[in-house]
Context: one part of a larger RNA
């Protein structure tokens, strides 16, 4: 020193564990903020120095209603005093809610400083005017409308989801420049529980569909592409879920305002006769407002013309009549997501607390314990599951069923309530309207699977510039012919998207894994800052957590002794293996 063998230290592998992840599925819910948010600072408990969680100077609470209940005074934290017990605990509406934060009197290095000013209260002075000072309680940012007022609304925030306006490079093309990546990340704006889109100037193919979204196919096709790498439709089909409406114009009119005009008239006063009016109640022209109207086999307006249709009362400047108009009633019809718009009431069904809810026993065995074995039983619309000292339908806590709400609340149904219609149709005539700097062209971009191409379609920065139903637009240059369809205006549920809560599922993870985070984690920590970001689960069944005794100066540590099933479970399951030892024995 080296080999074996044994024993131990180290050290954390492995194994078993789950309080935490992660993922889908279903159903419910989906903004929040000046009535002051989100997010935060500081406080708050007998005992709290920290750190979570409540709460906010009425501070781990206060009130009220209900539920539930013998306990209870939160977690780490198990002790100590001390108290409550119609308490506690849950669920529902209120009360209080310090400072900063949009912050919003001013300011300001966020949680701080400094005003005006109205009213209460108490103090002081007082020239009785009031003036300081204290406390409490309001008000004073700014912008934008508008009936200008004792108005209203904005502002900020928001995870993922959506809309719009900007918009990369890495990379890939085995370099690279078009091209890809990618209209991605990013950044800005805006809106909602969903957002967009959406009722054909849409498609299609001479057959036809019938508004938009989402899904599957069609299909990695037809195309586009340094025809390189790559990109990549759409009809048709299957489904989901379905819904369609409103202005602009034409024309009406004894509406409102404004301006201009001026023949007693061939023009108005509804129309016929008569009678009369008539510088405005006529004409024109302009803006506001109501009615009418809203589409392509073209429709609407207007003008004559026919057919059918409720009732009453009133205006229609004087009289007849004829028609028109208004308003009640009476019929019809519709409605709160579009197409006008607010509730309320009653019902039903649900949410936010709970509540009931069958069933096993043995001094048989083995153990430290019975749920395990044995014997015998019993329930089952419940044999999901969890937990109890090892594996329990019946031992707890559930489970199948089944009941329940003072208050707040959803959805639906229904009455009230609101609003529309009361004129509609049919011919014919006559040409009044159907969205202009549009529409389209050129030039330059850009979306479109489509890279300027044969390049259509679509938006548009420049410049040009139409038609007007005998009219415009598509059908992949462009032209006929044919089919289609109606642009230059707005509005729209549902089906989708993505989060949150509830219930549940899992040939998901099982502490180097799963969210970074199982635990004081977005924490300690690091960085001026933007930001970056760990590590750390496990005694036992129950602290019964080792009284007491030795060794030590005292700690540590350890030995006995006690607990326990086990202490070779002692502050930790289990505890390999690298490392270090210690003891044999044999080789050197």
């Nucleotide at each position: 020193g080296g080999c074996a063998c044994a024993u131990g230290g180290g050290g954390a592998a492995u194994g078993c564990c789950u309080u935490g992840g992660c993922g889908c599925u279903a159903g419910a819910a989906g903004c929040c903020g000046a009535a002051c948010a989100a997010g935060g600072g500081c406080g708050u408990a007998g005992u709290g120095a920290g750190a979570c969680u409540g709460c906010g100077a009425u501070a781990a609470g206060c009130c009220a209603c209900g539920g539930u209940c013998a306990g209870c005074c939160g977690u780490c934290u198990g002790g100590c005093a001390g108290g409550c017990u119609a308490a506690g605990c849950c669920g529902u509406g209120g009360a209080u809610u310090c400072c900063c934060g949009a912050g919003u009197g001013g300011g300001g290095a966020a949680a701080c400083c400094c005003g005006a000013u109205g009213c209460c209260g108490c103090g002081c002075g007082u020239u009785c005017g009031c003036g300081c000072g204290c406390g409490g309680u309001g008000u004073c940012a700014u912008c934008u409308c508008u009936u200008u007022a004792a108005g209203a609304g904005a502002g900020g925030g928001u995870a993922a989801g959506c809309g719009g306006g900007g918009g990369a490079a890495c990379u890939g093309a085995a370099a690279c420049a078009u091209c890809u990546a990618a209209g991605u990340a990013c950044c800005c704006c805006g809106a909602g529980g969903a957002a967009a889109g959406g009722a054909a100037a849409u498609c299609a193919a001479c057959c036809g569909a019938g508004a938009c979204u989402c899904c599957c196919u069609u299909a990695g096709u037809a195309g586009c592409g340094g025809c390189g790498a790559g990109c990549g439709a759409a009809a048709a089909g299957g489904g989901a879920a379905u819904a369609g409406c409103c202005c602009a114009a034409a024309c009406c009119g004894g509406g409102u305002g404004a301006g201009a005009c001026u023949a007693a008239a061939c023009g108005g006063c509804u129309c016929a006769g008569g009678a009369g009016c008539u510088u405005a109640c006529g004409u024109c022209u302009c803006a506001c407002g109501g009615g009418u109207g809203u589409u392509g086999u073209a429709g609407g307006g207007c003008u004559c013309g026919g057919u059918c249709a409720g009732g009453a009362u009133g205006c229609u400047a004087c009289c007849u009549g004829a028609g028109g108009c208004a308003u009640c009633c009476g019929a019809g019809g519709a409605g709160u997501u579009a197409c006008a718009a607010a509730g309320c009431g009653c019902g039903a069904c649900g949410a936010u607390a709970g509540c009931u809810g069958a069933g096993c026993a043995g001094c048989a065995c083995u153990g430290g314990a019975a749920a395990g074995u044995c014997u015998g039983g019993u329930c089952a619309c419940a044999g999901a599951g969890g937990g109890u000292g090892a594996u329990a339908g019946c031992c707890c806590c559930g489970u199948a069923g089944g009941c329940g709400a003072a208050a707040u609340u959803g959805u639906c149904g229904u009455g009230u309530c609101u609003c529309c219609u009361u004129g509609a149709u049919c011919g014919a005539g006559a040409a009044c309207c159907u969205g202009a700097g549009u529409a389209c062209g050129g030039c330059g971009g850009g979306a479109c699977a489509c890279g300027u191409g044969a390049a259509a379609u679509c938006c548009u920065g420049u410049u040009g510039g139409a038609a007007u139903c005998u009219g415009g637009g598509g059908g992949g240059a462009c032209c006929a012919c044919c089919c289609u369809c109606c642009a230059a205006g707005g509005c729209u549920a549902a089906g989708u998207a993505c989060u949150u809560c509830u219930a549940g599922c899992g040939a998901c993870c099982g502490a180097u894994a799963g969210c970074g985070a199982a635990c004081u984690a977005g924490u300690a920590c690091c960085g001026u800052g933007a930001g970056g970001g760990a590590a750390a689960g496990g005694u036992g069944a129950a602290a019964a957590g080792c009284a007491c005794c030795c060794c030590a100066a005292g700690c540590a540590g350890g030995g006995g002794a006690g607990u326990g099933a086990a202490a070779g479970a002692g502050a930790a399951c289990u505890g390999a293996a690298a490392c270090c030892g210690u003891g044999u024995g044999c080789c050197u």
Predicted 3D model of a 588-nucleotide part of an RNA (large-subunit ribosomal RNA, domain I) from a Dehalococcoidia bacterium. The RNAcentral record of the full RNA draws on ENA. The source organism's lineage runs through Bacteria, Bacillati, Chloroflexota and Dehalococcoidia. Rfam family: Bacterial large subunit ribosomal RNA.